[in-house]
Molecule: small-subunit ribosomal RNA
Organism: uncultured bacterium
């Protein structure tokens, strides 16, 4: 695209096609092949006409017989019935296509031509009659015709023996014309008729039609040939009538066609033979073509009619609507017996997903039969049907119409979409309805009427020219009129590509979707609805095939180093392919000519139906096939050369080539003997083993098997596997130079042959070492391993198997062609030298690196994987599988050769960026190491879990939850849980309405409190003169309010984290097909991607550093509430005058920059020492946090989609809970003492806070406190004594003068309220705890420790946080090792990225395969038995035609009956094949 199509949803109308693909399954009824009286007898109805009986005068009427005429009827006889029409079963076949051949034939009905139709003769059907059957259907006896049958005559011609000419060919022959023997036909019917003959019929005559015989055409058929078109070799041999020969037979006809005999052949890798499918072509679809698929419709051609055999008539059959057998079925039946064949048309039934009317007509068209008229005719020509099966073509309305109506939909609430789309206005009338005209196809035959021509003829025949009859489709097409927009629009689709089209809802891995990838787990353009959109339209989609895309089988036009794919390797057949000159043929080629390619088809150009689809004309294609007469350039054959390919010769040299003897020497064991004495040996560490019967070391002899250090080298040879001591024989092969020699002798190479590492087998040797199995010993969780002690096959050898391997260069041979550099083994040659080496050329091998060009990239690159030729191998997703069947090989293991079912939607190739490694380099960090002090035990504080509970509200979960949200739960908070209350609500807006005793409201009642319920008194603003409006407030009602209810996986925002780690990127050029790289890598240095050089980069951006903020040094400026150096004064307190110099506030500067030196180092960045400096190499410390991760945390700060809710999940109150308590963890605190406790005395800060505050001194109280208020809105007052230290007593190591839990009592304070549940104080008590186990945490200096002070929050309430200060260490060799991190860089089968991925075996579940004792079927082989028929024999019964014969009968044919030959279907036996199934089993797939 397309279809004989089905299935689903919708359907208006017409044209023209099509229509059982399944059961060649069974069929009911109707019809589908008759026709001729002009071949014949006979019967029956009619009707004329004679004749004649009775009736009657006669018409008439009726009955008989003869003759005519017209219908029926069966019968004889003719022709047809073999064609039309149907299926496709079967067939791999000369079945078909397609071009020959028939000199190997035949041909009915036709056409032409020639001749001829003379003359006997004997039956039979029907009828008639006899009996017997149920029926079909027989049988015996009689009569009788012919165009039925049979004898004779004739012989133009045919056939043939014999025998000439003459012409052709194709070997066997074939035409044409002679002689000459033999043999051989016939049928009549009819129309007319002048003249002659006959009683007459007729004879004659003449036309028509027939009949015989020939001959040539014309159609049809037979038969053979070449070539051409399916699938398998898991079918490699077949073949006895098979292959030829000779006779004979038989057939139109040629032949093993059949038969007897003789010979041993015939086919076959160009696929025989078996096996499965299969009617074949024109064509049909597709597709650019090539090519692939398929053969419905219509045409040719086989085939075939129930199945299976046969023959018989016949021109022609081995016959769809014939016969005979045999069988299966179905049907009548009186049970004796009959009968049938829809794969003509129609129709029924089945089976199917599925295929029509039991219609009309012979009017056209053809076809039988007839002189014809005409009969027949399910051929054919119309109609119906499929509520469209396909193609075509029309309509379902057209203009106008904006208030952009509603209705639905979506909204960002502003609108927008439907959409001129609808109302509505003004038009038209196709289709359909209706009423009414109304066609074309029709022209022949005939009849009839003029006329030519045959003929004696006016007849008949034949032509011509008038006239007439003859429509099933159908009152259809068509036209006309009428009346109404009136009857007539649906189907997919819509995530992305493919593919044109998007929003809401509803669901919520559910329900579904899906053609492939894939969608749905609460915002789904992908399920479902809806609304819009798009797309095709009387259709529209599903599904099923089949080409296309698919260059994905590749001629056209593919590959093979790593993706699937080179055969292990040579020799070598058959085929393929071939160097070079001449001549020559004319195989293929090439072009011309001829004939053929049937028609339709297709294309093109016209024409007819209103148009198209359809049809019809015409041309032009139809790649081919075959004859022919040409060319010769290439192929090819033929002949005759050549040397450049090949191959031999002659002289080297050089090698672990290959085979056999011999030899050697150096270890290993191992035997002997000596020395000698406690151990060896073996491992990460050990055992097992060996050893006191002397091991091991060690010395000497000795046996014995294997193997052959150095040499030894990307070095030699060998096809390849592979080959290593020496030597001697025997052998192959490359290589070089000489160019001597043949004369293309080549190449590559299906099959075949041989060689073929290890392991393995079979026989016999051998056997030191090693070393599968097997033992012991260890590791281990386990250890059937790796490691150890041992050890047997085996490893060697000889003869035989096997035949595989990462048999690898993962590269098949040989040949040519195509820019280099550089090792190296070999050789020849020059140069030079005494003479070698070296060094120069040239060849052959063997190695690097690379130019061109290939290459998907990696990489190959004169030893290609470049460019070409030739020839072989083999590749067509992964899996299942190199399995299974089966064949072949083998002794066996095995080996080749090699599938299917069934499951995936990917496996794979290179190359890339990342993570990741129990890979490498480098280098970093309190990351180890070194320090110091902790937690881990003990009480306690807090948080978490877990329990618990009416609730114990929520979050926060490894690091980066757990003294976290929470800078502070007794109420509140509060979000929880009980209980009681309200319902427009505790807040917020807007509408509507009512409102003066309203708003408010003392007070009251009830109650737990909120709440409700009573309520005395009692108002207000703005505008206006007022009435009045309004507003505030209340009260009803409606929008709505509210929700710390979900969802942090729907968001904003803010935060943690990796990490203050150095890092992340861009542009623009460059390199790559591309992902990308490159910069950003290299070499150095930094805390840094911080700098410096280098570089296909060159710059630039986030990040690092600096800029900011605090300390540290100095200037200036200022000088009170800070300061006091100097002067004064003084109650001796900077307390006052005074002063701002210090110190100090806060404000502005300077100041450090590797700027100086010296040494390193690339003249470089920069390090390293050094001076000077307060302060040195970022001073010290803070804020500052790159692309990004981790769906990290928060919807309970806040903002917010969406969803739930709404007399409750909102609100409002009380009380309880969030403080529960076997436990389990984290974070703290306080200790466990004496560097300590406790007492006395003493000293020195900093930063803060303070009005519903901070509170001074001053009294009181042991003390928390109280009292009381002075002073401060703060450099002023006031919290507020800082303590740790520092002088001095005490304790003297105890559970204590250490700890202070707990717990009893008394008490402060704060607060409506300290029970649940606060915080101090004082007196009593005085518990665990003596430095903590694996483990773990923090910290490099003003740090760590250790001390205390302050603030927020807050009424009260900190062991927490957040900040301040004093006092003030130890240590850092160092980067192997833990942990996180950078940058390189290698692997990678990982990419939600090693927390990955992923193998196998068990168990469970399902599928399909495999084996299998056996059992079932299909196909077939081969032995017999054998109906019908036919062929031969016989033929003793029977018997017209024709002979003899007077007759009788005989002959002659013939016929029944038997015998035999072949043989079908079925039966018997016995074999082969292919297939179903099967207890069991045996892998495999998926989950």
């Nucleotide at each position: 695209a397309a279809c004989g199509a089905a299935c689903g949803c919708u359907g208006g109308c017409g044209g023209c096609g099509u229509g059982g693909a399944u059961a060649a399954g069974a069929c009911a009824u109707g019809c589908a092949a008759g026709u001729c009286g002009a071949a014949c007898g006979g019967u029956c109805a009619u009707u004329c006409g004679c004749u004649u009986g009775c009736a009657g005068c006669a018409a008439u009427a009726u009955g008989a017989g003869c003759g005519g005429g017209u219908g029926g009827c069966a019968g004889c006889g003719g022709c047809g019935a073999a064609a039309g029409g149907g299926u496709g079963c079967g067939u791999a076949a000369c079945a078909c296509g397609u071009g020959g051949a028939u000199a190997a034939u035949c041909u009915g009905c036709c056409g032409u031509g020639a001749a001829g139709u003379c003359u006997g003769g004997g039956a039979u059907a029907a009828c008639u009659u006899a009996g017997g059957g149920a029926a079909a259907g027989g049988c015996g006896a009689g009569c009788u015709a012919a165009u039925g049958c049979c004898g004779g005559a004739u012989g133009u011609g045919g056939u043939u023996u014999c025998u000439g000419g003459g012409a052709g060919g194709c070997a066997u022959c074939u035409c044409c014309u002679g002689g000459u023997g033999a043999c051989u036909a016939a049928a009549g019917u009819u129309g007319g008729g002048g003249a002659c003959c006959g009683c007459a019929a007729g004879g004659c005559c003449u036309g028509a039609c027939g009949c015989u015989u020939c001959a040539c055409g014309a159609u049809g058929a037979g038969u053979c040939c070449g070539c051409g078109g399916c699938c398998u070799a898991u079918c490699a041999g077949c073949u006895a009538g098979u292959u030829g020969g000779u006779g004979a037979g038989g057939u139109a006809a040629c032949g093993g066609c059949c038969c007897a005999c003789c010979a041993a052949g015939g086919c076959u890798a160009c696929g025989a033979c078996g096996c499965g499918u299969a009617g074949c072509u024109g064509g049909u679809c597709u597709g650019a073509g090539a090519g692939g698929a398929c053969g419905a419709c219509c045409a040719g051609c086989c085939a075939c009619a129930c199945u299976g055999g046969a023959a018989c008539u016949g021109a022609g059959a081995c016959a769809c609507g014939g016969u005979c057998c045999a069988g299966a079925c179905a049907c009548c039946u009186a049970c004796g017996g009959g009968u049938g064949g829809c794969a003509g048309c129609a129709g029924u039934c089945g089976a199917g997903a599925a295929u029509u009317u039991u219609u009309c007509a012979c009017a056209a068209u053809g076809g039988g039969c007839g002189c014809a008229a005409g009969c027949c005719u399910g051929a054919u020509g119309g109609a119906g049907c499929g509520a469209a099966c396909g193609c075509c073509g029309c309509g379902u309305g057209g203009g106008g119409g904006a208030u952009g109506a509603a209705u639905g939909g979506c909204u960002u609430c502003g609108g927008c979409c439907c959409g001129u789309a609808a109302a509505c206005c003004c038009c038209u009338g196709u289709c359909a309805u209706u009423c009414g005209c109304g066609a074309u196809c029709a022209a022949a035959c005939g009849u009839u009427a003029u006329u030519a021509u045959u003929u004696a003829a006016a007849a008949g025949a034949u032509g011509a020219u008038g006239a007439c009859c003859u429509g099933a489709u159908a009152g259809u097409a068509g036209c006309g009129g009428a009346a109404g927009a009136g009857g007539a629009a649906g189907g997919g689709a819509c995530g992305g590509g493919c593919u044109a089209a998007c929003u809401c809802u509803g669901u919520g891995c559910c329900a579904g979707c899906a053609g492939c990838c894939g969608c749905g787990g609460u915002a789904a353009u992908a399920c479902a609805g809806a609304g819009g959109u798009c797309c095709c339209g009387a259709g529209c989609g599903u599904u099923g095939u089949u080409c296309g895309g698919a260059u994905u089988c590749a001629c056209u036009g593919g590959g093979c180093g790593u993706a699937a794919a080179g055969g292990g390797u040579g020799c070598g057949u058959a085929g393929g392919u071939g160097g070079u000159g001449a001549g020559g043929u004319g195989u293929g080629u090439c072009g011309g000519a001829u004939g053929u390619g049937a028609a339709a088809u297709c294309u093109c150009g016209g024409a007819g139906c209103u148009u198209a689809a359809c049809u019809c004309c015409g041309a032009a294609a139809u790649g081919g096939c075959a004859u022919u007469g040409g060319a010769a350039a290439c192929u090819a054959c033929c002949u005759u050369g050549c040397u450049u390919g090949a191959g031999g010769g002659u002289u080297g040299g050089a090698g672990g080539g290959g085979g056999g003897a011999c030899u050697g020497g150096a270890a290993u064991a191992c035997u002997u003997g000596g020395u000698g004495u406690a151990g060896c040996a073996g491992u990460g560490a050990a055992a097992u083993g060996c050893g006191u019967a002397g091991a091991u070391a060690u010395c000497a002899a000795g046996u014995g098997g294997a193997a052959c250090a150095c040499c030894a080298g990307u070095g030699g040879c060998g096809a390849a596997g592979g080959c290593g001591a020496g030597u001697c024989c025997c052998u192959g092969g490359a290589c070089a130079a000489c160019u001597c020699c043949u004369g293309a002798c080549a190449c590559u190479g299906a099959g075949g042959c041989a060689c073929g590492a290890a392991a393995g087998c079979u026989a016999g040797g051998g056997g030191a070492g090693c070393a599968a199995a097997c033992a012991g010993g260890a590791u281990u969780a386990g250890a059937u391993a790796c490691c150890c002690u041992g050890g047997u096959a085996g490893u060697c050898c000889u003869a035989g198997c096997c035949g595989u391997a990462a048999a690898c260069g993962g590269u098949g041979c040989a040949c040519g062609u195509u820019u280099g550099c550089u090792g190296u083994a070999a050789a020849a040659g020059g140069a030079a030298u005494c003479g070698a080496c070296c060094c120069c050329u040239u060849u052959u091998g063997u190695g690097g690196c690379g130019a061109a060009g290939c290459u998907a990239a990696c990489g190959c690159g004169u030893u290609a994987a470049a460019c070409g030729u030739g020839c072989c191998g083999c590749c067509u997703g992964g899996g299942a599988a190199g399995u299974a069947c089966g064949g072949u090989c083998g002794c066996a293991a095995g080996a080749u050769u090699a599938a299917a079912a069934c499951u995936c939607a990917a496996a794979g190739a290179a190359a890339u960026u990342g993570a990741c490694g129990g890979g490498g380099g480098c280098c970093u960090g309190c990351a180890c190491a070194a320090g110091c002090g902790g937690u881990g035990g003990a009480g306690u504080a807090u948080g978490u879990g877990g329990c618990u509970c009416a609730a114990u509200u929520c979050g926060a979960u490894g690091c980066a939850a757990c003294g976290c949200g929470a800078a502070g739960a007794a109420c509140c908070u509060u979000a929880c849980c009980u209980g009681g209350c309200c319902u427009u609500g505790a807040c917020a807006u807007g509408c509507a309405u009512a409102u003066a005793g309203u708003a408010g409201a003392a007070g009251g009642g009830u109650g737990a409190a909120a709440g409700c319920c009573c309520g005395a008194c009692g108002a207000g603003g703005u505008a206006g003169c007022a009435a009045u409006a309004c507003c505030a407030g209340c009260g009803u009602g409606c929008a709505c309010a509210g929700g710390u209810g979900c969802u942090g996986c729907a968001u904003g925002g803010c935060u943690g984290u990796c990490g203050u780690c150095a890092g992340c990127u861009c542009g623009u050029g460059u390199c790559g097909u591309g992902a990308g790289a490159u910069g950003u890598u290299g070499g150095g240095u930094u805390a840094a991607g911080u700098c410096c050089c280098g570089c296909a980069a060159c710059g630039a951006g986030c990040g690092c550093a600096a800029c900011c903020c605090c300390u540290g040094c100095c200037c200036u400026u200022a000088g009170u509430u800070g300061c006091c150096a100097u002067c004064a004064u003084u109650u001796c307190g900077g307390g006052u005058g005074g002063g701002c110099a210090c110190u100090c506030u806060a404000g502005g500067g300077g100041g450090a920059c590797u700027g100086c030196c010296g040494c390193a180092g690339u003249g470089a960045a920069u390090g390293c020492g050094g001076a000077g400096g307060a302060a040195g190499g970022u001073g010290g410390g803070g804020a500052u946090g790159a692309c990004g991760u981790c769906a990290a945390g928060u919807c309970c700060u806040c903002a917010u989609g969406g969803c739930c809710u709404u007399u409750a999940u909102g609100u409002c109150c009380a009380g309880g809970g969030c403080u529960a308590c076997a436990c389990a963890c984290g974070u703290g605190c306080u200790a466990c003492a004496a560097u300590g406790g406790g007492c006395g005395g003493u000293a020195c800060a900093a930063a803060g806070g303070g009005a519903a505050g901070c509170g001074a001194g001053g009294c009181c109280g042991c003390g928390a406190g109280g009292u009381g208020g002075a002073g401060c809105c703060a450099a002023c007052c006031c919290c507020a004594u800082a303590a740790a230290g520092c002088c001095g007593c005490u304790c003297a190591c105890a559970g204590u003068u250490c700890g202070g839990a707990u717990c009893g009592g008394a008490g402060u304070c704060u607060g409506c309220a300290a029970c649940c549940c606060g915080a101090c104080u004082c007196c009593g008590u005085g518990a665990a705890g003596g430095u903590g186990g694996a483990a773990u945490c923090g910290c490099u200096a003003g740090u760590a420790a250790c001390c205390a002070c302050g603030g927020a929050u807050c009424a009260g309430c900190a062991u927490g946080c957040c900040g301040u200060g004093g006092u003030g260490a130890a240590u850092a060799c160092g980067u192997u090792c833990c942990c996180g991190g950078g940058c390189c860089u290698u692997g990678u089968a990982c990419a939600c990225a090693c927390c990955g991925c992923c193998c196998g075996u068990c168990a469970c579940a399902c599928c399909a395969c495999g084996a299998a004792a056996g059992u079932c079927g299909g196909c077939u082989g081969u032995a017999c038995c054998a109906a019908a028929g036919u062929g031969c024999g016989u033929g003793g019964g029977c018997u017209a035609a024709c002979c003899c014969g007077c007759a009788a009968g005989g002959g002659g044919g013939g016929c029944a009956g038997c015998g035999u030959a072949c043989c079908a279907a079925g039966g018997u036996g016995u074999g082969g094949u292919c297939g179903g199934u099967a207890a069991u089993u045996g892998g495999g797939g998926u989950g």